The part of an RNA shown here (large-subunit ribosomal RNA, half B) has 1184 nucleotides and comes from a Candidatus Woesearchaeota archaeon. Its Rfam family is "Archaeal large subunit ribosomal RNA". NCBI's taxonomy places the organism under Archaea, Nanobdellati, Candidatus Woesearchaeota. The sequence was found in a public genome assembly.
[in-house]
Context: one part of a larger RNA
């Protein structure tokens, strides 16, 4: 020192993030118990008082006995409860065991459950509530399938999902997204059907036509959501009212500055002396609010969080002490770690933070104990940040797929019957324009036809219907009807026959859809039955194949640039000017500006004209229309942007065209060589052509921006080539064109990680160094004003110029194979730009208090309240409660409250995974010290000489050893009308600090007496353990006690003076001299010959072993050593304790009269005890 512990004066949380620790409370028995309250609790509530030892009596039980009797009574033993007398102690649950208590709030009902090894919670469960699903071959799960689980269970059952006892209650909104339910129609796939494809296929189109979608609906205790502006009331303020604007609906009850509120420490009230704390109101809620459950809530809780009492070393301010460990000595003995080399400090240089360069300076070698400044110490290829066409993991309306559903189809797959739909045939039937005796379907034949096998009539009934009628059936009837010919339309008569159109009915076949019967496939149950019964039943199962759905599952993607990264932006392709530093080239997330077009003329040629602008002059005509003349080098124009160009023109106009063509080459963009696509530009042959009279010109726009690769697809009056075919045809391939990739030399692509992981980076952030200093902070120049007058007593705009490097930015220079971050607490130096305490000047300085300035860092700057804070507020005190540096000094020193990991809740956010310089709780801080450094102790070497010891001396260091305040005197004096009201100089206390001590007082006193519990040694006495516990203490150590802590001297600073020129004066100053402060350097303690310039002087001894210590971790010191009083031991003092043991006598009672009794008293200031102080050689210091 560290770990366990034990006490502790006064104070009593002043400590601290926080009563962490730690003390206090404890058993048992009686008395007594609030508030609330789900009437069970609360509740051991709080708070009170008893508790032992001895005698006496006793309720009751057991047991054994006696009474002539006996459900009783005594008596004996033993448990067992009360009560009373009497006793001692400081103290009787004496030791051990053994709740502190109470008040307010938040949460979360309760008991429980969890992250094994950092989170015990408020998370999860719970019991209640709601809701969905499900009739049993269920539904939900597990498997590929046999199979299985819930269950051999049955809706009062199973399983999901939210919420979470109880109490009150659960508002609005279905417009979005999910769910459910339905669908006349609409879109749809595959198969099928029809058409096309010359047949055949491919392939086309078309039709039918499932589920999903669409669309109509419900459905919020599904997933969610729940406004805004104006105006108004006889103070004023608000707004019951109004009015607009808007949604799917505008947030109701409650609650509320909250585990939710930024602004906030939000305003008031209790609570303190003071509160960022608690509590209760208020409430404009950033950003409450109702089973994502709202609000209360009695009990509960190792939950958070605040008050109080009690109680303490938590602290003021720390001592003592006890055991171990460290430390000494002896035996034994790893393990980590280890470039090199190491005496070190300042200053400086270096990649901007050196033990190794450089300068100075310091600096003899070894060892032991220590402390932890530093070795950008060890430990771990940073876990934070960035990067990696690096991993996982989750997730969703990424992307692309899959299981799973759910659906159509064909197979498995039979038989019947009914409806309805189609299609085909047969049978009937329907046809009304005008006109016309009328309801003329078309075209042909033809002149009759029909009828007792009942004509026409009439009556009933059924369809159709152009409402006029027409058709059929049945009865009736009992003989005729009907047409041709004549008129009317015209295609002519239903007279008849053939063959057709239309409608509509009706039968039979096909096909199909839907219901529906059957059993024999094929399923499920029973039965001892390989077989049969019962039920299902061609439908489910299967099995192929179709669309839908599909984060359940999978596998990937999720860009670059960037004064980190992310948000922003495009500085990601192209253009012009400037930047660019007079060839050419040149960067920034540099400055102005721009293109992702446009024109069949705005293109080509030839020809002809010349503008803007001014001046004159002219009708409506004005300053400005249009015309005339002049001037006019461009001050206009040129499709857009700038620069360049450009006057019989590249401008303006007309003619005539189409060279805005075709097919090659070359350069340039393309970098000193070498090396590439597109896209643009430019020159040239050749071809065919326009314009012009020719010469020429013309390969788009005066020039410099107006863009696009491969795959895939599409087109061409285009070329080649394969197969097929009689012939259409079909595939490739070449050239030309089209459709884009703006991240513009062009993947097909959303997100979260704090649950992370991995490779790296100091190529790059956060800390802190370092550079700079905009911003801070501080001065300084100027002086517009303000000061009644006056700038400069004091204050000082607007503007200038500097210092610092405490603040905040900027850069990204060291550090990412690791430089631990904020604040507190510990301890230490340094700065002054000085808060106080010293000196001094000025005042708008009478004192006194005070406002400004100089000089000065010697010493001081202090207790508390809330809040993690630093800061800032606030109390009360002071001579004063001043800035600041030291890796924002200090975590191998402490602490962990805050930030800053995994857990959990609010709030707001995102669909979700999740996130929030927004709240809240919780929530592992390593190590044995190798160098160095420092704080103490020891050897040894040098010097010197004499091998050693003693005693100086003082270079050299160290200190603050003092600092400061109040009282009184001076003195009610100076000074002032007064009120008020000093100084110099002296005394005396206080108070922080420094040094030392223990005569007092206090503390400790595991030497030591006492006392007493519990157990043990048979009892007694004396004793052992728990230091049992508790009262006292000596010596030592200590503080809370005690003492000391002058006074000067020398050189200065500011400043104040002398003389006293430059400059005949003044002048403190140049020369010369005096003065002048806690600051300097003595004085005063103290370290100090290794002070290498290594000193003087004296001596003749030192050391080990022994015996010892008020000395001491080991060494060291210091004392004896027989010529001794060092140490034991004895004996006396002195001290502590408090009167021993035995013994006698006395005691409450009780007796059988022997006795028995806690205890008291006397013997007796008694025993016991001593680290003290003498005395005393009894023993040991001997021998060496």
């Nucleotide at each position: 020192u560290c770990c366990a512990g034990u006490c502790g004066a006064g104070g009593g949380a002043a400590u601290u993030c926080g009563g962490c620790a730690a003390a206090a409370u404890a058993g048992u028995c009686c008395c007594g118990u609030a508030c609330c309250u789900u009437u069970g609790g609360a509740a051991g509530a709080a708070g009170g008082g008893g508790u032992u030892c001895c005698u006496g009596c006793u309720a009751c039980c057991g047991u054994a006995u006696u009474u002539g009797c006996a459900u009783a009574a005594g008596u004996g033993c033993g448990g067992a409860u009360g009560c009373a007398g009497g006793g001692c102690g400081c103290a009787g649950u004496g030791a051990c065991u053994a709740g502190g208590g109470g008040g307010g709030u938040c949460c979360g009902a309760c008991u429980g459950u969890u992250u094994a090894a950092c989170a015990a919670a408020a998370a999860c469960g719970c019991a209640g509530c709601c809701a969905a699903c499900u009739g049993c071959u269920a539904g939900u799960u597990c498997g590929a399938a046999a199979g299985g689980a819930u269950g051999c269970g049955u809706a009062u059952a199973g399983u999901u999902g939210g919420u979470g006892a109880a109490g009150u209650c659960u508002g609005c909104c279905c417009a979005g997204u999910g769910c459910c339910u339905g669908u006349a129609c609409u879109u749809u796939a595959a198969a099928c059907c029809u058409c096309u494809g010359u047949u055949c296929a491919a392939g086309g189109a078309g039709g039918c036509c499932a589920a999903g979608a669409g669309c109509a609906g419900g459905u919020a205790a599904a997933c969610g959501g729940c406004g805004g502006g104006a105006g108004u009331a006889a103070c004023u303020a608000u707004a019951a009212c109004u009015c607009u604007c808007u949604u799917a609906a505008g947030g109701u009850a409650g609650c509320g500055u909250a585990a939710u509120a930024c602004c906030u420490u939000g305003c008031c009230g209790u609570u303190u002396g003071a509160a960022u704390g608690a509590c209760g109101g208020c409430u404009u809620g950033c950003a409450u609010g109702a089973a994502u459950g709202g609000c209360u809530u009695a009990a509960c809780g190792a939950g958070a969080u605040c008050c109080c009492c009690a109680c303490u070393g938590u602290c003021c301010c720390c001592g003592a002490c006890u055991g171990g460990a460290a430390g000494c000595c002896u035996c034994c003995g790893a393990a980590c770690a280890c470039u090199c080399u190491a005496u070190u400090g300042u200053g400086g240089u270096g990649u901007g933070a050196a033990g190794g360069c450089c300068a100075c300076a310091g600096a003899c070698c070894u060892c032991u104990a220590g402390u932890g400044g530093g070795a950008c110490g060890u430990g771990a290829a940073g876990a934070c940040c960035c990067c990696g066409u690096g991993a996982a993991a989750c997730u969703u309306u990424a992307c692309u797929g899959u299981a799973g559903u759910c659906u159509g189809u064909g197979c498995u797959u039979g038989u019947g019957g009914a409806c309805u739909a189609a299609g085909c045939u047969u049978u009937a039937u329907u046809g009304c324009g005008u006109a016309g005796g009328c309801u003329a379907g078309g075209u042909g034949g033809u002149a009759a036809u029909c009828g007792u096998a009942g004509a026409a009539g009439c009556u009933u009934u059924u369809c159709c219907u152009u409402c006029g009628g027409g058709a059929a059936a049945a009865g009736u009837g009992g003989a005729g009807a009907u047409g041709a010919a004549a008129g009317c339309u015209g295609a002519a008569a239903a007279a008849c026959c053939a063959c057709c159109c239309u409608u509509u009915a009706a039968a039979a076949c096909u096909u199909a859809u839907u219901c529906u019967g059957c059993u024999a496939a094929c399923c499920u149950c029973u039965c001892g039955g390989a077989g049969a019964g019962a039920g299902g039943g061609a439908c489910a199962c299967g099995c192929a194949u179709u669309g839908a759905u599909g984060g359940a599952c999978a596998g990937u993607u999720u860009g670059g640039c960037u004064g980190g990264g992310g948000u922003g932006g495009c500085a990601c392709u192209c253009u012009g000017c400037c930047g660019a530093a007079a060839a050419g080239a040149u960067a920034u997330c540099g400055g102005c500006a721009g293109a992702g077009c446009c024109c069949a003329a705005a293109g080509g040629u030839u020809a002809g004209c010349u503008c803007a602008c001014c001046c004159g002059g002219g009708u409506c005509a004005g300053a400005a229309a249009u015309c005339c003349g002049g001037g006019g080098a461009a001050g206009a124009g040129u499709g857009c942007a700038a620069g360049a160009g450009c006057a019989a023109a590249a401008g303006c106009u007309a003619g005539c065209c189409u060279g805005a063509c075709u097919g090659g080459a070359u350069u340039c963009c393309a970098g000193a060589c070498a090396a590439a696509g597109c896209c643009g530009a430019a020159u040239c042959c050749a071809g065919a052509g326009g314009c012009g009279a020719a010469a020429g010109c013309c390969u788009g726009g005066u020039c410099u921006a107006g863009c696009g690769a491969a795959c895939c697809c599409c087109c061409g009056u285009g070329c080649c080539u394969c197969c097929a075919u009689a012939g259409u045809g079909g595939g490739g391939g070449c050239c030309g064109g089209g459709u884009a990739u703006g991240a513009c030399u062009g993947a097909a692509a959303a997100g979260u990680u704090a649950c992370u992981c991995c490779g790296g980076g100091g190529a790059u952030a956060a800390u802190g160094g370092a550079g700079u200093u905009g911003u801070c902070u501080a001065g300084c120049c100027c002086g517009a004003g303000a000061g009644c007058u006056c700038a400069u007593a004091u204050c000082g705009a607007c503007g200038g110029c500097u210092a610092g490097g405490c603040u905040u930015g900027c850069u990204u220079c060291a550090u990412c194979g690791c430089u631990g971050u904020c604040g507190g607490c510990u301890c230490u130096u340094c700065c002054u730009a000085u808060c106080c305490u010293g000196g001094u000047c000025g005042u708008g300085c009478a004192g006194a208090a005070g406002c400004g300035g100089c000089c000065a860092a010697g010493g001081g700057u202090g207790g508390g309240g809330g809040u993690g804070u630093u800061c800032a507020c606030c109390c009360a005190u002071u001579a004063a409660a001043a800035g600041g540096g030291a890796u924002c000094g200090u975590g191998a020193g402490c602490u962990g409250g805050g930030u800053u990991c995994a857990g959990a809740a609010c709030g707001c956010u995102g669909u979700g995974a999740g996130g929030c310089a927004g709240u809240u709780u919780g929530u592992u801080u390593a190590a044995u010290a190798u160098c160095u450094a420092c704080u103490a102790g020891a050897g040894g070497u040098g010097c010197g000489u004499a091998a050693a010891g003693g005693u100086c001396u003082g270079a050299a260091g160290g200190g603050a050893a003092g600092g400061a305040u109040c009282u009184u005197c001076u003195a009610g004096u100076a000074c002032g009308a007064g009120a008020g009201g000093a100084a110099c100089g002296g005394a005396g206390a206080u108070u922080c600090g420094a040094g030392g001590c223990c005569a007092c007082u206090g503390g400790u006193u595991u030497a030591c007496c006492u006392g007493u519990u519990g157990u043990c040694c048979u009892a007694a006495a004396g004793g052992g353990c728990a230091c049992g516990c508790a009262g006292g203490g000596c010596a030592g150590c200590u503080a809370c006690g005690c003492c000391u802590u002058a006074a000067g001297a020398g050189a200065u600073a500011a400043g104040g003076g002398c003389u006293g020129a430059a400059a005949g004066c003044a002048u403190c100053u140049a020369a010369g001299c005096c003065u002048g402060a806690a600051a300097c350097u003595c004085u005063c303690c103290u370290u100090g010959a290794a002070a290498a310039g290594a000193g003087a002087c004296c001596u003749a001894g030192a050391g080990c072993u022994c015996c010892c210590g008020a000395a001491a971790a080991a060494g060291a010191c210091g004392g004896g050593u027989u010529u001794g009083a060092u140490a034991g031991a004895g004996u006396g003092g002195g001290g502590g304790u408090g009167u021993a043991a035995g013994c006698a006598u006395c005691a409450a009672g009780c007796u059988a009269a022997a006795g028995c009794g806690a205890g008291a008293u006397g013997u007796u200031c008694a025993g016991c005890c001593c680290g003290c102080c003498a005395c005393c050689a009894c023993u040991a210091a001997c021998c060496g």